Source information: This is a predicted structure of a 93-nucleotide RNA (c-di-GMP-I riboswitch aptamer) from Paenibacillus albus. The coordinates come from a structure-prediction model, not an experiment, and the mean pLDDT is 83. The organism belongs to Paenibacillus, within Bacteria. The model forms 95% of the base pairs in the Rfam consensus.

[in-house]
RNA sequence: AACCGAAAAAGGCAUAACUUGGGAAACCGAGUGACGCAAAGCUAUAGGGGCUUCGUUUGCGAAAUUUAGCAAAAAAGCUAGCCAGUUGCCGAA
Numbered sequence: 001a002a003c004c005g006a007a008a009a010a011g012g013c014a015u016a017a018c019u020u021g022g023g024a025a026a027c028c029g030a031g032u033g034a035c036g037c038a039a040a041g042c043u044a045u046a047g048g049g050g051c052u053u054c055g056u057u058u059g060c061g062a063a064a065u066u067u068a069g070c071a072a073a074a075a076a077g078c079u080a081g082c083c084a085g086u087u088g089c090c091g092a093a
Base pairs, nucleotide, nucleotide: 004091005090012037013036017032018031019030020029021028022027035081041086042085043084047083048082049079050078051077056073057072058071059070060069
């Protein structure tokens, strides 16, 4: 120094749920709260995966080149507490 994560110290983060605000949604901010976490720090057009579908496209759709509605596709939306990348505290075997 790299890999690794026993014991301990200093400190850190915060799941579900609830309250409140934002958003079409996924989800996000704040508060309460702790399921857990050695990176649960940071990074999301330009590694993979996952989630959502306002608008868009396609199809269906009544008398109707339209519309309500329905179905499908698809991020430019979201997720780092899915993997990944990167930086980093402490320390045995």